[in-house]
RNA sequence: AUGAUAAAAGGCCAAAACUGCCGCAAGGCAACGGCGGAAAGUAACGGGUCUGGACCCUAUCCGGGUAGCCGGACCACUGAG
Numbered sequence: 001a002u003g004a005u006a007a008a009a010g011g012c013c014a015a016a017a018c019u020g021c022c023g024c025a026a027g028g029c030a031a032c033g034g035c036g037g038a039a040a041g042u043a044a045c046g047g048g049u050c051u052g053g054a055c056c057c058u059a060u061c062c063g064g065g066u067a068g069c070c071g072g073a074c075c076a077c078u079g080a081g
Stems, first nucleotide, its partner, number of pairs: 012037002019030004035068001041074002045071003048066007
């Protein structure tokens, strides 16, 4: 110097529910609320999965979502052994 965990410190994010708005829908945004999280930061590359439409018997194609489903990519606070 780089990687990397424990304790600690400063903190961070925010599940479900509920309210409002947007959307055909999946779902998204904001407020409230905390289930949880050491990447629960960013981003749809691959897979899974959800949703809309074609096409139907043959299983495919074209959109949209999900990053808090998994893998990979990028950025990243603190710090012993």
The RNA shown here (c-di-GMP-I riboswitch aptamer) has 81 nucleotides and comes from a Methylococcaceae bacterium. The sequence was found by an Rfam model in a public genome assembly. The prediction has a mean pLDDT of 86. The model forms 100% of the base pairs in the Rfam consensus.